[in-house]
Molecule: transfer RNA
Organism: Candidatus Mcinerneyibacteriales bacterium
RNA sequence: GCGUCAGUAGCUCAGUAGGAUAGAGCAUUGGUUUCCUAAACCAAGGGUCGGGGGUUCGAAUCCCUCCUGGCGUA
Numbered sequence: 001g002c003g004u005c006a007g008u009a010g011c012u013c014a015g016u017a018g019g020a021u022a023g024a025g026c027a028u029u030g031g032u033u034u035c036c037u038a039a040a041c042c043a044a045g046g047g048u049c050g051g052g053g054g055u056u057c058g059a060a061u062c063c064c065u066c067c068u069g070g071c072g073u074a
Stems, first nucleotide, its partner, number of pairs: 001073007010026004019057001028044005050066005
């Protein structure tokens, strides 16, 4: 350089033949419980889906380009 896969919450991930307010677990914070802690249960905060552009009434999802990382190849 070329090919290919991935990038969504602090972390690990789901969600792709376009359509609902973008979700789960763990973590964090608050509460209940307990003599205290842990566990358990309840609740809350946290994301403009890697950046930019395009298509469309509508994009995490399709197209182009760039960035980052993994793998393959010379």